Predicted 3D model of a 1479-nucleotide RNA (small-subunit ribosomal RNA) from an uncultured bacterium.
[in-house]
RNA sequence: AGAGUUUGAUCCUGGCUCAGAGCGAACGUUGGCGGCGUGCUUAACACAUGCAAGUCGAGCGAGAAAGCUCCUUCGGGAGUGAGUACAGCGGCGGACGGGUGUAGAACACGUGAGAAUCUGCCCUUUAGUGAAGAAUACCUCCGAGAAAUCGGGGCUAAUACUGCAUAAUCCCUUCGGGGCAAAGGUGGCUUUAUGCUGCCGCUAGAGGAUGAGCUUGCGCGCUAUUAGCUUGUUGGUGGGGUAAAGGCCUACCAAGGCGAUGAUGGCUAGCCGGCCUGAGAGGGUGUACGGCCACAUUGGGACUGAGAUACGGCCCAGACUCCUACGGGAGGCAGCAGUGAGGAAUAUUGCGCAAUGGGCGAAAGCCUGACGCAGCGACGCCGCGUGGAGGAUGACGGUUUUAGGAUUGUAAACUCCUGUUAAGUGGGAAGAAAGACCGAUCUCUAAUAUAGAUCGGGAAUGACGGUACCACUAGAGAAAGCACCGGCUAACUUCGUGCCAGCAGCCGCGGUAAUACGAGGGGUGCAAACGUUAUCCGGAAUUACUGGGCGUAGAGGGCGUCUAGGCGGUCGGUCAAGUCGAUCGUGAAAGUCCUCGGCUAAACUGAGGAAAGUCGACCGAUACUGAUUGGCUAGAGGGACGUAGAGGGAAGCGGAACUCUCGGAGUAGCGGUGAAAUGCGUAGAGACCGAGAGGUACCUCGAUGGUGAAGACAGCUUCCUGGGCGUCUCCUGACGCUGAAGCGCUAAGGCCAGGGGAGCGAAGGGGAUUAGAUACCCCCGUAGUCCUGGCUUCAAACUAUGUGGGCUUGGUGUCGGCUCCCGAUAGAGAGUCGUUGCCGGAGCUAACGUGUUAAGCCCACCGCCUGGGGAUUACGUCCGCAAGGAUGAAACUCAAGGGAAUUGACGGGGGCCCACACAACCGGUGGAGCACGUGGUUUAAUUCGAUGAUAAGCGAAGAACCUUACCAGGGCUUGACCUAGCGGUAGUAGGACCCUGAAAAGGGAACGACCUCAAGCUUUGCUUGAGGAGCCGUGGCAGGUAUUGCAUGGCUGUCGUCAGCUCGUGUCGUGGGACGUUGGGUUAAGUCCCGUAACGAGCGCAACCCCUGCCCUUAAUUGCCAGCGGGUAAUGCCGGGGACUAUAAGGGGACUGCCGGAGAAUAUCCGGAGGAAGGAGGGGAUGACGUCAAGUCAUUAUGAUCCUUAUGCUCUGGGCUACACACGUGCUACAAUGGGUACUACAGUGAGGAGCAAAUUCGCAAGGAUGAGCAAAUCUCAAAAAGGUGCCCUCAGUGCGGAUUGGGGUCUGUAACUCGACCCCAUGAAGAUGGAAUCGGUAGUAAUCGCGGGUCAGCAAUACCGCGGUGAAUAUGUACUUGGGCCUUGUACACACCGCCCGUCACACCAACCGAGUAGGCAACACCCGAAGUCGACGUUAUGUUGCCCAAGGUGUUACCUGCAAGGGGGGUGAAGUCGUAA
Repeated sequence: AGAGUUUGAUCCUGGCUCAGAGCGAACGUUGGCGGCGUGCUUAACACAUGCAAGUCGAGCGAGAAAGCUCCUUCGGGAGUGAGUACAGCGGCGGACGGGUGUAGAACACGUGAGAAUCUGCCCUUUAGUGAAGAAUACCUCCGAGAAAUCGGGGCUAAUACUGCAUAAUCCCUUCGGGGCAAAGGUGGCUUUAUGCUGCCGCUAGAGGAUGAGCUUGCGCGCUAUUAGCUUGUUGGUGGGGUAAAGGCCUACCAAGGCGAUGAUGGCUAGCCGGCCUGAGAGGGUGUACGGCCACAUUGGGACUGAGAUACGGCCCAGACUCCUACGGGAGGCAGCAGUGAGGAAUAUUGCGCAAUGGGCGAAAGCCUGACGCAGCGACGCCGCGUGGAGGAUGACGGUUUUAGGAUUGUAAACUCCUGUUAAGUGGGAAGAAAGACCGAUCUCUAAUAUAGAUCGGGAAUGACGGUACCACUAGAGAAAGCACCGGCUAACUUCGUGCCAGCAGCCGCGGUAAUACGAGGGGUGCAAACGUUAUCCGGAAUUACUGGGCGUAGAGGGCGUCUAGGCGGUCGGUCAAGUCGAUCGUGAAAGUCCUCGGCUAAACUGAGGAAAGUCGACCGAUACUGAUUGGCUAGAGGGACGUAGAGGGAAGCGGAACUCUCGGAGUAGCGGUGAAAUGCGUAGAGACCGAGAGGUACCUCGAUGGUGAAGACAGCUUCCUGGGCGUCUCCUGACGCUGAAGCGCUAAGGCCAGGGGAGCGAAGGGGAUUAGAUACCCCCGUAGUCCUGGCUUCAAACUAUGUGGGCUUGGUGUCGGCUCCCGAUAGAGAGUCGUUGCCGGAGCUAACGUGUUAAGCCCACCGCCUGGGGAUUACGUCCGCAAGGAUGAAACUCAAGGGAAUUGACGGGGGCCCACACAACCGGUGGAGCACGUGGUUUAAUUCGAUGAUAAGCGAAGAACCUUACCAGGGCUUGACCUAGCGGUAGUAGGACCCUGAAAAGGGAACGACCUCAAGCUUUGCUUGAGGAGCCGUGGCAGGUAUUGCAUGGCUGUCGUCAGCUCGUGUCGUGGGACGUUGGGUUAAGUCCCGUAACGAGCGCAACCCCUGCCCUUAAUUGCCAGCGGGUAAUGCCGGGGACUAUAAGGGGACUGCCGGAGAAUAUCCGGAGGAAGGAGGGGAUGACGUCAAGUCAUUAUGAUCCUUAUGCUCUGGGCUACACACGUGCUACAAUGGGUACUACAGUGAGGAGCAAAUUCGCAAGGAUGAGCAAAUCUCAAAAAGGUGCCCUCAGUGCGGAUUGGGGUCUGUAACUCGACCCCAUGAAGAUGGAAUCGGUAGUAAUCGCGGGUCAGCAAUACCGCGGUGAAUAUGUACUUGGGCCUUGUACACACCGCCCGUCACACCAACCGAGUAGGCAACACCCGAAGUCGACGUUAUGUUGCCCAAGGUGUUACCUGCAAGGGGGGUGAAGUCGUAA
């Protein structure tokens, strides 16, 4: 110090969230030790039990018992215990200490100041302390009562009580005077007295100290949806009261007092020192410690006292609890422990007065749950430990793996050490030295008493405590977890799961490869803790004082006027309030900070210092602000003279248009629309002419022209009236600016009353449109629009820009003035003041933009904003006749909402351009039959994939078995196939043949092996041994057309052979990005040229490649044959030849090169010449960046998953060929441009050895037999067909068409049943040119005709891939359709229009509002009743009577708050509901 999150990306606005620190905490997991702290935040809820305030015999009287000892007449007595205990009178203290935070928004608290006060004990000082008296408790006797307790008789004391005396510097006073006190106790000495004296007391004053009461300035919460409050109220006088001022109380008088600087009311809250956070300013907080306040079961009250309206006192009332003999009594833990309850949650019914402090006492001492300690809790802070060093074959195990390894990891084991803490044993401080006692000196004194002060002395006293600390003993032994690991944010992998389970602070993960869920391994962070939750500050400049904004993001009031308030020109004088400086006082201590100390160190703690205020006092300064006073004229206003104008109000007048009425004339339509219809019209419309009536609005001029504060204002004339501007610089002399409230004005619409009503026209009616059309369009039409009077007060009331003032480069218009110059009726130029526009610089701005009319730089004042929705809402209040307006929340919900700009995409937006895209032309499809493919259906199976274009004669260049993946059934299990190890194996491997079987397979079985090496021998060889092969077994494994093309490679389709897609450097922009690539031309082309903040480059285009078209060179066989020769019935048949054709290798040729025109110039285009070919000659191959999660795991490869006697392998049979139907692609046709038949002509590509097959022969034919030639420019397939020439058919379901079916055959093949092709004979269906719609084609193309090939035993091929023959028509053109390219524009789209998105309805949930009512609380007022008690009066003096006040209670009314509620209306939220389609 920042980060994440809105977008495809960007900048900005803006909210949400995170990282930090803290905590009296709680919860989860875990837990070794110590020190110091800390611990009911909730129910101020209720409390069992114990303790928490007593003490004094040196104030007073009285006064036991047990025990022990002695005596005894055994009844008891004496002594001691003991002047003790208990109790009483009296004194002091129970007002401190301790607890809690209810009330209280207040002089309660903090801070500063003040005057009208009191103050026990304490200190200093003055003066006294004389002399009397009457009672009473205790006790005793009697009585009442269950008890608590109480009554009566009697005795007695005091430092208890009451008089008397004395009397001041005390009190009162009329200033003469008058009044007021006391208490003794205990020591010492002695002369025993009227004695002296010490100490402790007592009384009256004075002063101090301490404590307390009172007043006051300032500070200290929220709320205006609380705006008026107040009658003892504000003041005065008299009186009362208090310690004391005072309406504190009372009588009278006056009518005041408070309040937008927030009174009154409501809600909340103890305040502060401090604490937390923060850079600070601030914000939050008030636990522990300290100061103050308030309270003590709730409410009221006084008494006593120095002090209380009294926590462990009293009286009364209420609620509650307890005791009771039912008559009556007792109680108050918010003291310390403890209990219950509440709650997420908070401790021991401990020890001790040893220390510190307090009360009493002369003291010893007693009391002290204050306090000191201990206990419990990781609640917090601090510290320590859980071992150290060495140790690699980097062990085992785990995890992972590309199978090699990597990692856990020097980690462990193991070796050598150490001994903190814990355990045990032993030792062992400090907290404790005062007081008291003894001694010495000094003072008081007559005194060596006593007492006090100082010094010295030796003793006693420890809860903690088995303390801290130290030493020793043994032994690594007893001691590590928690969270996290997608980004923010340090840390990654495997498995499981499969939008499930779950996670999540925000963004978001999870739908079969999850670093985000769960687990394992590993890692990161912190560590006796770690996380989570709650809360506060920070980050948040996100309330902005420091330190924000308002044109479009939230935000300028619709406009004016004015009050309070705020601010205020220039030159002087005076004052010193603000301001500044010095000094003093205060700001308690603790805390924070600094320094130095003490516990080993730290936490903790001691000492000193600093710091801290909007504080107070006093002295000074006077620049600025302020106050006051005197001037000035630059602000402001006035005057004079001019001037423009739809400025406002009133009255009158005018013409055009419109409608209606009347008249004329005239005939069939008019009107309206995209097209129509409703409507009007033969009863005479519309059109035309004339006359009249009525209401409204004012053509042209007219203009980013004028006026006004805004709304707004327009025919002409007159009257009344407001404001502006200019010139003169004459007057006043700061008179000014702004402006909360208030007041006024305010378009349209609406309302009330009365008029008016031509046109227009909400509502309404009708006609259309439409799926519907409560709309858009049309025909009518009522309110209204108009006038008068009065309300309403809202607009995108907008320049989305508050008002006023000052300053800051320019250009060019416009309107109104003025000046100068030229000129002189005009006009041109220069300048100046004001108005209103455009462009634009600096600056500003998120950008857009703004830019002297600022959104620039400043000043003054007002208004307003603080995430979106809920909400232009609810409730309340005010205004309004109503409609409604003004003010204006919350619950709940979301992580966004928004602004500007960018790139795309899209548009039934625009511009330019292209393409068989349309148009033009030709031929098809869609109708028929058949073939093939697909869907669907069926099936045991009809294997699988492909599905708009870009699937569907596609994978499949060929399913009878095989193929084959599917189905049924029969079999096999290391397997049909590959390969390492180990073991076995000669009648072994193999296996004719036979049996079973559908086959696979199973059973039997003659025969019967091989290779290498070594050794031996009866050596063309045999035997033995070892190894190999084969086989058998075992065991790693094989196998999978199983899944995922959304995990992939590769390949492919498509946009599209469309002209695009990018980069480097540079420049511009905050940035996304832009420029380049846009523009003007041109092209098939981002092709080229020109221009240009661009200059270049790359992938594409083109070219390079292949085929083809022309020519040349070379070559010469199997091709060719012009010339020469030979030969034949004929034929390049032969010799030869290379001329020609062809073949196949290399060259040439075409480049806008030449000419003319167009084009500014070029690029280029048009025309022409030449040329085989002309502007890319024709065709092919070639497919940029990318798009479609396009297609393919079934070509193959491959990750992951799955199957393993089966999802593998094998066999037989079946299926992939099914058939109501739908679609796609084709073939054949429907005929005469044809069909049939006979004869006849001309190609090219190709193929051929398990092959092509000639010729010959047989068969009507398919084909059979035979087999010359040919691995091919040689032989064969092989006949080309359309064409040509004859003849027949003559428009018909035919001599067209050939489906279907019957019969008979041929061929292939183990096998043609399901399910082949072909041939012959017979049969002869639909169909007569095809609806909506739709496809292909621009030239050797379409159309038409045949030929070949691959696959293949054969073939369902009409398919596909090739080849040649014949060979057209049309293109005016780019409005329309489809697709595409470029530029531009709008956008709320970006999975990008197949987008986004609105509202009703239906369902579920949630919160709030209204609500007949109902329940509770709080407060006020009125009245009734009225305890205790103070005060007053009376008084028979009693425990008396009575009055006022008054708690609680009761009745009634009112206001406010809260809960519940049938029902109601809206709101919000919710993967896949309905209706439409508003933006």